Source information:
The RNA shown here (FMN riboswitch aptamer (RFN element)) has 146 nucleotides and comes from Rhizobium lusitanum. Its Rfam family is "FMN riboswitch aptamer (RFN element)". Rfam links the family to the GO term FMN binding. Its mean pLDDT, the model's own confidence on a scale to 100, is 76. It was read from a public genome assembly, where an Rfam model found it.

RNA sequence: ACGCGUUCUCAGGGCGGGGUGCAAUUCCCCACCGGCGGUAUGGGAGUUUCCCCGAGCCCGCGAGCGCCUUCCGGUUCCCCGGAAGGGUCAGCAGAUCCGGUGCGAUGCCGGAGCCGACGGUAUAGUCCGGAUGGAAGAGAGCAAGC
Repeated sequence: ACGCGUUCUCAGGGCGGGGUGCAAUUCCCCACCGGCGGUAUGGGAGUUUCCCCGAGCCCGCGAGCGCCUUCCGGUUCCCCGGAAGGGUCAGCAGAUCCGGUGCGAUGCCGGAGCCGACGGUAUAGUCCGGAUGGAAGAGAGCAAGC
RNA backbone atom coordinates (compact mmCIF):
# COMPACT_ATOMS: atom_id res chain seq x y z
C1' A A 1 0.00 0.00 0.00
C1' C A 2 -3.75 -3.51 -1.14
C1' G A 3 -7.17 -7.19 0.46
C1' C A 4 -10.28 -9.19 4.51
C1' G A 5 -14.12 -10.75 9.11
C1' U A 6 -16.68 -15.22 11.22
C1' U A 7 -20.86 -17.83 13.70
C1' C A 8 -25.76 -17.85 15.40
C1' U A 9 -30.74 -15.90 16.02
C1' C A 10 -34.65 -13.04 14.08
C1' A A 11 -36.75 -10.96 9.78
C1' G A 12 -45.03 -9.32 6.48
C1' G A 13 -49.91 -7.45 7.42
C1' G A 14 -54.87 -7.86 5.60
C1' C A 15 -62.14 -10.23 3.26
C1' G A 16 -65.85 -8.65 8.29
C1' G A 17 -71.00 -7.46 6.13
C1' G A 18 -74.18 -7.26 1.84
C1' G A 19 -75.53 -8.15 -3.65
C1' U A 20 -75.52 -11.23 -8.34
C1' G A 21 -74.75 -16.22 -9.64
C1' C A 22 -74.89 -23.39 -10.33
C1' A A 23 -70.29 -21.65 -8.64
C1' A A 24 -66.88 -15.70 -6.47
C1' U A 25 -62.94 -14.36 0.67
C1' U A 26 -61.64 -13.54 -7.14
C1' C A 27 -67.05 -9.72 -10.03
C1' C A 28 -70.15 -5.31 -7.73
C1' C A 29 -71.14 -2.02 -3.03
C1' C A 30 -69.20 -1.01 1.88
C1' A A 31 -64.41 -2.78 4.39
C1' C A 32 -59.25 -4.19 5.77
C1' C A 33 -53.52 -4.20 5.20
C1' G A 34 -48.65 -1.63 4.37
C1' G A 35 -41.29 -5.50 4.40
C1' C A 36 -36.07 -3.12 4.97
C1' G A 37 -32.42 1.14 4.93
C1' G A 38 -32.19 6.53 4.20
C1' U A 39 -34.26 11.51 4.55
C1' A A 40 -37.21 14.69 8.78
C1' U A 41 -40.50 21.61 9.72
C1' G A 42 -43.98 16.23 13.70
C1' G A 43 -44.07 13.62 18.73
C1' G A 44 -41.57 11.87 23.34
C1' A A 45 -37.66 11.67 27.02
C1' G A 46 -33.87 14.68 28.55
C1' U A 47 -31.59 19.53 29.22
C1' U A 48 -27.14 20.90 25.67
C1' U A 49 -26.68 18.67 21.44
C1' C A 50 -27.05 13.19 22.94
C1' C A 51 -31.27 9.33 22.62
C1' C A 52 -36.11 7.02 20.93
C1' C A 53 -40.39 7.00 17.52
C1' G A 54 -42.07 9.16 12.87
C1' A A 55 -43.36 8.36 4.49
C1' G A 56 -47.09 1.94 1.16
C1' C A 57 -47.22 6.11 -3.26
C1' C A 58 -39.52 11.18 -1.97
C1' C A 59 -34.45 8.28 -2.74
C1' G A 60 -32.67 3.36 -2.69
C1' C A 61 -33.10 -2.02 -1.55
C1' G A 62 -35.58 -7.00 -1.12
C1' A A 63 -38.64 -11.40 -2.50
C1' G A 64 -41.48 -12.84 -7.38
C1' C A 65 -41.97 -12.73 -12.87
C1' G A 66 -39.11 -11.37 -17.10
C1' C A 67 -33.98 -11.54 -18.59
C1' C A 68 -28.99 -13.87 -18.89
C1' U A 69 -25.59 -18.33 -18.25
C1' U A 70 -24.84 -23.65 -17.88
C1' C A 71 -26.78 -28.57 -18.05
C1' C A 72 -30.64 -32.39 -19.34
C1' G A 73 -34.76 -34.01 -22.51
C1' G A 74 -37.83 -33.29 -26.94
C1' U A 75 -36.44 -31.31 -31.40
C1' U A 76 -32.56 -30.33 -34.93
C1' C A 77 -29.94 -25.12 -34.68
C1' C A 78 -34.95 -22.33 -33.87
C1' C A 79 -38.53 -23.31 -30.47
C1' C A 80 -40.68 -25.95 -26.22
C1' G A 81 -40.29 -28.30 -21.31
C1' G A 82 -37.32 -29.16 -16.85
C1' A A 83 -33.13 -28.36 -13.30
C1' A A 84 -29.25 -25.42 -11.25
C1' G A 85 -27.01 -20.76 -11.02
C1' G A 86 -26.39 -15.18 -11.78
C1' G A 87 -28.26 -10.44 -9.61
C1' U A 88 -25.65 -7.52 -15.00
C1' C A 89 -30.29 -5.12 -17.08
C1' A A 90 -34.61 -2.47 -14.72
C1' G A 91 -38.68 -4.60 -18.86
C1' C A 92 -43.26 -6.03 -15.42
C1' A A 93 -41.37 -1.60 -11.14
C1' G A 94 -46.11 -0.28 -8.62
C1' A A 95 -48.69 4.19 -6.77
C1' U A 96 -50.04 11.64 -4.65
C1' C A 97 -52.25 15.44 -5.37
C1' C A 98 -54.97 19.81 -3.33
C1' G A 99 -55.53 23.24 0.79
C1' G A 100 -53.19 24.97 5.47
C1' U A 101 -48.80 26.08 8.59
C1' G A 102 -43.85 27.43 7.82
C1' C A 103 -37.53 30.31 5.76
C1' G A 104 -38.05 25.40 4.30
C1' A A 105 -42.88 19.83 3.78
C1' U A 106 -44.82 14.89 -2.12
C1' G A 107 -42.91 13.55 5.14
C1' C A 108 -46.70 17.60 9.76
C1' C A 109 -52.40 19.02 10.03
C1' G A 110 -57.07 18.69 7.07
C1' G A 111 -59.24 16.62 2.67
C1' A A 112 -59.60 13.75 -1.62
C1' G A 113 -57.12 9.97 -4.42
C1' C A 114 -53.89 5.97 -6.03
C1' C A 115 -50.78 1.17 -5.86
C1' G A 116 -49.83 -3.91 -4.72
C1' A A 117 -45.26 -10.52 -8.53
C1' C A 118 -46.14 -15.41 -10.49
C1' G A 119 -49.16 -20.15 -10.71
C1' G A 120 -54.23 -22.18 -9.26
C1' U A 121 -59.47 -21.25 -9.14
C1' A A 122 -65.61 -17.56 -11.62
C1' U A 123 -61.36 -12.47 -12.90
C1' A A 124 -57.62 -12.55 -5.92
C1' G A 125 -52.87 -6.92 -2.43
C1' U A 126 -56.30 -10.14 1.66
C1' C A 127 -57.66 -17.68 -0.10
C1' C A 128 -54.43 -21.92 -1.67
C1' G A 129 -49.38 -23.02 -3.78
C1' G A 130 -43.84 -22.75 -4.86
C1' A A 131 -42.40 -21.46 0.73
C1' U A 132 -40.38 -26.14 6.76
C1' G A 133 -37.79 -21.71 0.72
C1' G A 134 -35.22 -17.12 -0.22
C1' A A 135 -34.09 -12.19 1.39
C1' A A 136 -33.36 -6.32 2.04
C1' G A 137 -31.77 -5.90 6.71
C1' A A 138 -31.81 -6.04 12.36
C1' G A 139 -29.59 -8.01 16.76
C1' A A 140 -26.14 -10.96 19.66
C1' G A 141 -21.55 -13.74 20.39
C1' C A 142 -16.51 -14.45 18.90
C1' A A 143 -12.19 -12.78 16.39
C1' A A 144 -9.22 -8.72 14.84
C1' G A 145 -7.85 -3.65 15.61
C1' C A 146 -7.34 0.69 18.90